[in-house]
Context: one part of a larger RNA
Molecule: small-subunit ribosomal RNA, 3' major domain
Organism: uncultured bacterium
RNA sequence: UGACGGGGGCCCGCACAAGCGGAGGAGCAUGUGGUUUAAUUCGAUGAUACGCGAGGAACCUUACCUGGGCUAGAACGGCAGAUGAGUGAGUGUGAAAGCAUUCAGUCCGCAAGGACAUCUGUCGAGGUGCUGCAUGGUUGUCGUCAGCUCGUGCCGUGAGGUGUCGGAUUAAGUUCCAUAACGAGCGCAACCCCUACUGUUAGUUGCCAGCAUGUAAAGAUGGGGACUCUAGCAGGACUGCCGGCGCAAGCCGAGAGGAAGGUGGGGAUGACGUCAAAUCAGCACGGCCCUUAUGUCCAGGGCUACACACGUGCUACAAUGGUCGGUACAGAGGGCAGCUACCAUGCAAAUGGAUGCGAAUCUCGAAAACCGGUCUCAGUUCGGAUCGAAGUCUGCAACUCGACUUCGUGAAGUUGGAUUCGCUAGUAAUCGCGCAUCAGCCAUGGCGCGGUGAAUACGUUCCCGGGCC
Numbered sequence: 001u002g003a004c005g006g007g008g009g010c011c012c013g014c015a016c017a018a019g020c021g022g023a024g025g026a027g028c029a030u031g032u033g034g035u036u037u038a039a040u041u042c043g044a045u046g047a048u049a050c051g052c053g054a055g056g057a058a059c060c061u062u063a064c065c066u067g068g069g070c071u072a073g074a075a076c077g078g079c080a081g082a083u084g085a086g087u088g089a090g091u092g093u094g095a096a097a098g099c100a101u102u103c104a105g106u107c108c109g110c111a112a113g114g115a116c117a118u119c120u121g122u123c124g125a126g127g128u129g130c131u132g133c134a135u136g137g138u139u140g141u142c143g144u145c146a147g148c149u150c151g152u153g154c155c156g157u158g159a160g161g162u163g164u165c166g167g168a169u170u171a172a173g174u175u176c177c178a179u180a181a182c183g184a185g186c187g188c189a190a191c192c193c194c195u196a197c198u199g200u201u202a203g204u205u206g207c208c209a210g211c212a213u214g215u216a217a218a219g220a221u222g223g224g225g226a227c228u229c230u231a232g233c234a235g236g237a238c239u240g241c242c243g244g245c246g247c248a249a250g251c252c253g254a255g256a257g258g259a260a261g262g263u264g265g266g267g268a269u270g271a272c273g274u275c276a277a278a279u280c281a282g283c284a285c286g287g288c289c290c291u292u293a294u295g296u297c298c299a300g301g302g303c304u305a306c307a308c309a310c311g312u313g314c315u316a317c318a319a320u321g322g323u324c325g326g327u328a329c330a331g332a333g334g335g336c337a338g339c340u341a342c343c344a345u346g347c348a349a350a351u352g353g354a355u356g357c358g359a360a361u362c363u364c365g366a367a368a369a370c371c372g373g374u375c376u377c378a379g380u381u382c383g384g385a386u387c388g389a390a391g392u393c394u395g396c397a398a399c400u401c402g403a404c405u406u407c408g409u410g411a412a413g414u415u416g417g418a419u420u421c422g423c424u425a426g427u428a429a430u431c432g433c434g435c436a437u438c439a440g441c442c443a444u445g446g447c448g449c450g451g452u453g454a455a456u457a458c459g460u461u462c463c464c465g466g467g468c469c
Base pairs, nucleotide, nucleotide: 008469009468010467011466012465013464015460016459019423020422021421022420023419026315027314028313029312030311031310032309033308034306035305042053043052064301065300066299067298068297069296070295076124077123078122079121080120081119082118083117084116087104088103089102090101091100092099093098107114108113126290127289129288130287131286135284136283137279138278139277140275142273147186148185149184150183151182152181153162154161155160166177167176168175192267193266194265195264197235198234199233200232201231202230203229207224208223211222212221213220238261241255242253243252244251245250317416321375322374323373324372326371333364334363335362338357339356342353343352344351345350382413387408388407389406390405391404392403393402429452430451431450432449433448434447435446
């Protein structure tokens, strides 16, 4: 000077408390450990690994295993030489890769020459091999916590201190007062984006009040810019106004006005640094190692195994429910090797036609919880695992190892021990919808979107983490 203390003081955070809903018990999905295996490729391991890298493992991917091939090589380039256009169609063998082989054919330019291909030689290759404790770059975390420093001056022999402390105040090292300090920088805040209100400009593909036309119905049509909306530009909120407290900064109060009130709500934004934290398998890169193999091509298998243990989820155990029927209301996205209206066939997954749309125009597209009838507390009309049969689709190919449909089957499970997690408002809970990846899909995951919509917070004694003295 830091760090630490079952030392003290002050303060904060879903940290506790007050509440609501979960996990831990069941079945399944998924990741991990372990075990097994020819291989079950590799990495990630308290918080900060474990639905993580992976935003798509049947082949490919693929790095692993078994077997079969190649050796200047699977891709590309330079130089030299030779040959020939390129190319197309086969044959034998083989699981394929490959190896061997036949036929057809012979580029441009007048020329010099040029382009391309193949082969040979040669020089460069290649490595998801090791080291994240040699590194760059990027990332997690403490933590969106309020801190971390510098110049000059002053104090101290010096390490260092002061400033940054004290009294107030704030979400904040925020601001004020005081002051051997005076200033400054990185952080905080603001500037940026979305959202909540208004005005204005614009009016198609969006809208339809008034005026016509028209229909079973329909902005369907003429037309219109009022409204909604779209998307540009502006305004608007600043403790500005009132009262109280205070030296001030500011705080409190109840308001007024207002769409919004005290940072309005949400996002982006992450200081100096910490963990020799993570990543050599995204990429780059030093060093080391392999070079007829640790490189590379191919077929099949594996990454999907299964006495078990753990994490994260989904579905339930039912009546605030199941089932049947009718019917209403979103937002945000996607679409040409695509989304597909409509018609027909099929119980259905789907199939066959057909039309519109590179989309405010056409389409995915049905929103679901909501509402009415029935069931009457049962292992049930709960629950849907598992298994049997028949099918559909994608794809060269669904055996290992895909999803979906129909019929049948109908397991555990009656609310879960110790313990533990999330959440303070349009939040939790609950209900559906979309997208990326993607031929298809093991998506119950991830990322978004809207619908319905709570309870509770006395307080800071205690647990955890953090800040200042």